[in-house]
RNA sequence: GGCGCUAUCGUCUAGAGGCCUAGGACUCAUGAUUUUCAAUCAUGCGACCGGGGUUCGAAUCCCCGUAGCGCCG
Numbered sequence: 001g002g003c004g005c006u007a008u009c010g011u012c013u014a015g016a017g018g019c020c021u022a023g024g025a026c027u028c029a030u031g032a033u034u035u036u037c038a039a040u041c042a043u044g045c046g047a048c049c050g051g052g053g054u055u056c057g058a059a060u061c062c063c064c065g066u067a068g069c070g071c072c073g
Base pairs, nucleotide, nucleotide: 001072002071003070004069005068006067007066010026011025012024013023018056028044029043030042031041032040049065050064051063052062053061
């Protein structure tokens, strides 16, 4: 340098154009329970890598970029 794959809450992940004000698990915060801690239960906080495009509608499709991984030279 060329090609391919990937990018979603703090972490792991679901998602295949409308049911998504994006769901779940762990973590975290608050409360209940407990003498205390742990465990358990309830509630809450929290995300679509960036920019454009297509479409009535985009996390999802297309393009460019960024980052990571792999293959080739």